[in-house]
RNA sequence: GGCCCCAUAGUCAAGUGGUUAAGACAUCGCCCUUUCACGGCGGGUACAGGAGUUCGAAUCUCCUUGGGGUCA
Numbered sequence: 001g002g003c004c005c006c007a008u009a010g011u012c013a014a015g016u017g018g019u020u021a022a023g024a025c026a027u028c029g030c031c032c033u034u035u036c037a038c039g040g041c042g043g044g045u046a047c048a049g050g051a052g053u054u055c056g057a058a059u060c061u062c063c064u065u066g067g068g069g070u071c072a
Stems, first nucleotide, its partner, number of pairs: 001071007010025003018055001027043005048064005
């Protein structure tokens, strides 16, 4: 330098064009308990950045950034 793959919440992770981005762990609040733990209920938090296609983009296309693999 060429090609391929990946990037979603604090962590893991589902979602292959459609109305509110699912879930688990964690965190916070309440209940329970003499207290803690366990358990129950509830809340907040996310689509790497930019541009394009489209009525509509986490999803498709291009570029950039970061990570990984492969070839030379």